[in-house]
Context: one part of a larger RNA
RNA sequence: UGACGGGGGCCCGCACAAGCGGUGGAGCAUGUGGUUCAAUUCGAUGCAACGCGAAGAACCUUACCUGGGUUAGACUACUCCGGACAGCCCAAGAGACUGGGUUUUCCCUUCGGGGACUGGAGGUUCAGGUGCUGCAUGGCUGUCGUCAGCUCGUGUCGUGAGAUGUUGGGUUAAGUCCCGCAACGAGCGCAACCCCUGUCUCUAGUUACCAGCGGUUCGGCCGGGCACUCUAGAGAUACUGUCGGUGUCAAACCGGAGGAAGGUGGGGAUGACGUCAAGUCCUCAUGGCCCUUAUGCCCAGGGCUACACACGUGCUACAAUGGCUGGUACAAAGGGUUGCGAACUCGCGAGAGUAAGCCAAUCCCAAAAAGCCAGCCCCAGUUCGGAUUGGAGUCUGCAACUCGACUCCAUGAAGUUGGAAUCGCUAGUAAUCGCGGAUCAGCAUGCCGCGGUGAAUACGUUCCCGGGCCUUGUACA
Numbered sequence: 001u002g003a004c005g006g007g008g009g010c011c012c013g014c015a016c017a018a019g020c021g022g023u024g025g026a027g028c029a030u031g032u033g034g035u036u037c038a039a040u041u042c043g044a045u046g047c048a049a050c051g052c053g054a055a056g057a058a059c060c061u062u063a064c065c066u067g068g069g070u071u072a073g074a075c076u077a078c079u080c081c082g083g084a085c086a087g088c089c090c091a092a093g094a095g096a097c098u099g100g101g102u103u104u105u106c107c108c109u110u111c112g113g114g115g116a117c118u119g120g121a122g123g124u125u126c127a128g129g130u131g132c133u134g135c136a137u138g139g140c141u142g143u144c145g146u147c148a149g150c151u152c153g154u155g156u157c158g159u160g161a162g163a164u165g166u167u168g169g170g171u172u173a174a175g176u177c178c179c180g181c182a183a184c185g186a187g188c189g190c191a192a193c194c195c196c197u198g199u200c201u202c203u204a205g206u207u208a209c210c211a212g213c214g215g216u217u218c219g220g221c222c223g224g225g226c227a228c229u230c231u232a233g234a235g236a237u238a239c240u241g242u243c244g245g246u247g248u249c250a251a252a253c254c255g256g257a258g259g260a261a262g263g264u265g266g267g268g269a270u271g272a273c274g275u276c277a278a279g280u281c282c283u284c285a286u287g288g289c290c291c292u293u294a295u296g297c298c299c300a301g302g303g304c305u306a307c308a309c310a311c312g313u314g315c316u317a318c319a320a321u322g323g324c325u326g327g328u329a330c331a332a333a334g335g336g337u338u339g340c341g342a343a344c345u346c347g348c349g350a351g352a353g354u355a356a357g358c359c360a361a362u363c364c365c366a367a368a369a370a371g372c373c374a375g376c377c378c379c380a381g382u383u384c385g386g387a388u389u390g391g392a393g394u395c396u397g398c399a400a401c402u403c404g405a406c407u408c409c410a411u412g413a414a415g416u417u418g419g420a421a422u423c424g425c426u427a428g429u430a431a432u433c434g435c436g437g438a439u440c441a442g443c444a445u446g447c448c449g450c451g452g453u454g455a456a457u458a459c460g461u462u463c464c465c466g467g468g469c470c471u472u473g474u475a476c477a
Stems, first nucleotide, its partner, number of pairs: 001477002003474003007471007015461002019425005026316008034307002042053002064302007072125001073126001078122006086103006106115003128291002131289003137285002139280003142276001144274001149188006155164003168179003194268004199236007209225002213223003239262001242256005318418001322377007334365003339358002344353003384415001389410007431453007
């Protein structure tokens, strides 16, 4: 000087407390451990691994296993010989690949040849490796933590390591600001500048809108209109600016006015010096090592989907604030040409047939759901719950056996609110309800977004956890 203390003081955070809803019990989904296996590819392992890499394993992916092949190789450069490339057909084979047939005759040219593509041969030089080392590395990322800290120059003090500044008195979300002070300044962080959202003005008026006027098949449908909504550009607005009180005449705090909004308005992006030899050599790049008729490459089938079990994360429930049936209302944000697909017809349905419109403020996906209005159920393992299983189908795709999703009929398991323990959340939040998107042929209870309905509680900081500042002790570095 740090670190640490079941030392002290001050302060903060859904840290506790006050509340609401969960997990832990059940069934299923998914990830992991373990076990099994020819293989169950690899990585991630307290917080900070475990719906994680994977925004989508039937083949492919795929790295694993078994078997079949191949050796200048699937890919790059060079030399020599040949042919345009390529398309179609036949045979054997699981295919890779092998053998054969046929059609075709590219571009430039100084007619010597050259170019692109391709078959064979060569090996001086090579390709290739998701092989090892993240403890050789770059890059990227997590984490403490959006915590308020981390430093420097000059000066001063100290023999020196170092200190001071950065401590002190107030204050703040903040090393934020004020005052004081052997310090005076400065940098990286904080804040602001950026984006979305909340109010208003102007500009613009189609595909959006419809107040007033006319028509109407009653549909903004038509004439028409640019007011309103909205769209998307440009601006305005909030600054403790103003009033009162407190305060050191300060910074600031408390209350009020005006205002759409008030003291960082709400949300996002933004992550200091560093820590964990944290994670990643399987995104990529890369040193070293290793393989080179194999640890490379091609192919078929299998596996990654196994299953006495254990854990994490979720979904669905255990019902009446509910289930079922019928009617009826209101979103936002997205996506669409190998696409979204209206309407009509068929089917109980998944869906099929035909097909309008739309490269989309125009058309479509599209039904929002919870809600509201009626009716049935009457507290039961039930008209709760839907697992499991049998049968019949639909769709995607070369192909759903291993191993897809969905539909219909039948079946109708556990489960009656969950021990110890443990998690999230302070407002348009929790809870609850549906909608969309990426990936994607198909496959979503996951992920990323969107809106609808919409709470309870916070006395307080004694305690648990994590953190910041000052101080004290130390046999630790």
Molecule: small-subunit ribosomal RNA, 3' major domain
Organism: metagenome